[in-house]
RNA sequence: GCCCUCGUGGAGGAGCAGAUAUCUCGCCCGGCUCUCAACCGGGAGAUCGCGGGUUCAAAUCCCGCCGAGGGUA
Numbered sequence: 001g002c003c004c005u006c007g008u009g010g011a012g013g014a015g016c017a018g019a020u021a022u023c024u025c026g027c028c029c030g031g032c033u034c035u036c037a038a039c040c041g042g043g044a045g046a047u048c049g050c051g052g053g054u055u056c057a058a059a060u061c062c063c064g065c066c067g068a069g070g071g072u073a
Base pairs, nucleotide, nucleotide: 001072002071003070004069005068006067007066010025011024012023027043028042029041030040031039049065050064051063052062053061
């Protein structure tokens, strides 16, 4: 340099044949309990690495860039 994979809430992971993002842990509030934990109920939190394009509509398709990992001379 070229090729491939990945980049989603505080953390990990799903969603990638296009239609307003789901789960687990953590966090906050309440219930239960003498208290804590466990358990039960509720809630906050990501507009999906950045920019642009296609489309009525993009995490998802296309282009460029940045970052991480792997392959190759």
Transfer RNA from Streptomyces sp. Edi2, 73 nucleotides, folded computationally. The organism belongs to Streptomyces, within Bacteria. Its Rfam family is "tRNA". RNAcentral holds the sequence, with entries from ENA. Its mean pLDDT, the model's own confidence on a scale to 100, is 83.